[in-house]
Molecule: transfer RNA
Organism: Candidatus Staskawiczbacteria bacterium
Formats: sequence, C1' cells, structure tokens
RNA sequence: GGGCGGUUAGCUCAGUUGGUAGAGCAUCUGAUCUACACUCAGAAGGUCAUAGGUUCGAGCCCUAUACCGCCCA
Repeated sequence: GGGCGGUUAGCUCAGUUGGUAGAGCAUCUGAUCUACACUCAGAAGGUCAUAGGUUCGAGCCCUAUACCGCCCA
C1' cells in the first nucleotide's frame, strides 16, 4: 500500500424485509431473611465509532474518515 471482517447500555452480544433499540451479567430500589447470600418484582443506563448522502422514515443502504482484528504484498 491492497483485500476482508468488526465498532450498538459499564461488560459480553442480538437486532432477520428500512418503520421511533433489546437480552444476559453488572449497578440501584423494594420484597423475602435475625443478617448476608440466593430468589422474586421494578428502575436507571444509548449522539447505534465520527461526518455526510439517499429516503416520508436509517443501527440497517451508499461514500469518506478514525480505531481494532485477520490475510496479501
């Protein structure tokens, strides 16, 4: 330098045909318990890497950039 894949909650990851984004763990609150743990119920937590474009509408499609991984030279 070239090719491919990835970037979504604190962490690990889903998101199928483009129609206002979710799970598990963790955190917080409550219930239970003498207490802790377990269990149960609930809550909070998101500029979907960044910037543009297409579209009535983009996590999803297109372009560029940044970062990470793999391969080729």